[in-house]
This is a predicted complex of two RNAs, RNase P RNA and transfer RNA, with 441 nucleotides together. It holds a member of the Rfam family "Bacterial RNase P class A". It is annotated as a ribozyme. About the family: Ribonuclease P (RNase P) is a ubiquitous endoribonuclease, found in archaea, bacteria and eukarya as well as chloroplasts and mitochondria. The coordinates come from a structure-prediction model, not an experiment, and the mean pLDDT is 81.
């Protein structure tokens, strides 16, 4: 100087003004103070608080994770660590459990696709033929054809039954045997996944799909702030179906289904459930104090994170739903986007700038 | 805000152990007619919403975006 990794932080700035929500003071006022969108407020992909369902217990159907071991309120998310693979590094990526538990599938080609089998080819040892030749003829000699042997080539596919040599044969093959490679026990090291190397068994016991179906191993009871709770208003307090006929009663209920618990029994209502149909489209809480945020310091831990203690702060709560409009100055000329109960994650959008750290290349000292 | 469906051809849909992309309207051209309509043959027309993956092999299985439908509140 140059090309590149991983991290982490900002999101035009300043003033004047006129508006708008929420609160606080004020008798009140056209008044005066203070707060007013994000890193993703978004996609609703997980996970949780929170709230109703009598309770959140089994079981079945579902669903969903899936290498290990740790963190968390919990996760499909986070460290760290193994294996694979990509890069010259720095680092990156990875739906990574089981395919000798079974079933299914592998279109077309191709002899075959999981279990036999063999289209060219290769042999001519064995067996059968007077089929041809030579021969006077022979059970001979040379060749042919079928049987037959074979998986080295070749050829088909996405994928074809370990690889090199040697030995070995008619010609061949793990047929044998050295080496590599695998497959399973044992020692050794780790908590584990798993790993070096030892030494031992097996000729190899053999392919791909599980994001097919299935099996293991672990987790999930449902619904969702339009859940729920209170107040007001208005109506035809109509009609149909189930059950019920009378208050030591009735019905409805454990949100796929059974079933347990409590049956003199919880919970709701006085008839209940349920479907048309008819009225309202108001107010109050839930609602913003929370696994709170921000600055510190001691400890443990490689970390993620977690104890313990000191300071500070309250930081949006709307409901047709604010957060905004002009005006000046500057600049590097402004990117994606707008809360709706809340909180922890992931994914997805994204103009441009700033800082750490730490790699590879060139070139000087 | 919240839960549920859907997206093939110019409309309206169909497609299953994953292996050919398809019907019906319509639309083009030929017949047929004096000329249309009707009908008879023959044809074109497709990023399967988009982008990634698993598989040899994807409308179909998985995952992430898009766009588009429909359902809820209270009262008796």
């Nucleotide at each position: 100087g140059g090309a590149g990794u991983c991290g982490g932080c900002c999101a035009g700035a300043c003033a004047g003004u006129c508006g708008c929500u929420g609160u606080g003071c004020g008798c009140a006022a056209u008044g005066c103070g203070c707060a007013g969108a994000g890193g993703a407020a978004a996609g609703u992909c997980c996970g949780g608080g929170c709230u109703c369902c009598g309770c959140a217990g089994g079981g079945c159907a579902g669903g969903g994770u899936g290498c290990c071991a740790g963190g968390u309120a919990a996760c499909g998310c986070c460290u760290g660590g193994g294996c694979g693979g990509c890069g010259c590094g720095a680092g990156c990526c990875g739906a990574c459990g089981g395919a000798a538990a079974g079933u299914g599938c592998c279109a077309c080609a191709g002899a075959a696709a999981g279990u036999a089998u063999a289209c060219c080819g290769c042999c001519g040892a064995a067996g059968u033929c007077g089929c041809u030749g030579c021969g006077c003829a022979a059970u001979g000699c040379a060749g042919g054809a079928c049987u037959g042997g074979u998986a080295a080539g070749g050829g088909u596919g996405a994928a074809a039954u370990g690889g090199u040599g040697c030995g070995g044969u008619a010609a061949g093959a793990g047929c044998g045997c050295a080496c590599c490679g695998c497959g399973c026990g044992g020692c050794u090291g780790g908590c584990a996944a798993c790993a070096u190397g030892c030494g031992g068994c097996g000729g190899c016991a053999c392919g791909g799909c599980a994001a097919a179906c299935c099996c293991c191993a672990c987790c999930c009871g449902g619904a969702g702030c339009a859940a729920g709770a209170c107040c007001a208003a208005a109506u035809a307090g109509g009609g149909g179906a189930g059950c019920a006929c009378g208050a030591u009663g009735g019905u409805c209920g454990c949100g796929g289904c059974c079933c347990g618990c409590a049956c003199u029994g919880c919970g709701g209502c006085c008839g209940c459930u349920u479907c048309c149909g008819g009225g309202u489209a108001g107010g109050u809480c839930g609602c913003u104090u929370g696994a709170g945020g921000c600055g510190c310091g001691c400890u443990g831990g490689c970390g993620a994170c977690a104890g313990c203690g000191c300071g500070u702060c309250c930081c949006a709560g709307a409901u047709g739903a604010a957060u905004g409009g002009c005006u000046g100055u500057c600049c590097a000329c402004g990117a994606c986007a707008g809360a709706a109960c809340c909180c922890g994650g992931c994914u997805u959008a994204u103009c441009g700038g700033c800082c750490g750290a730490c790699u590879c290349c060139c070139a000087u000292c | 805000g919240g839960g549920g469906c859907c997206g093939u051809a110019g409309c309206u849909c169909a497609g299953u152990u994953g292996g050919g992309a398809g019907a019906g309207c319509g639309c083009a051209g030929c017949g047929u007619u004096c000329g249309c309509a009707a009908u008879g043959c023959u044809g074109a027309g497709g990023u399967c919403g988009u982008g990634g993956g698993u598989u040899c092999g994807a409308c179909c299985c998985c995952c992430a975006u898009c766009g588009g439908c429909u359902c809820c509140a209270c009262c008796a």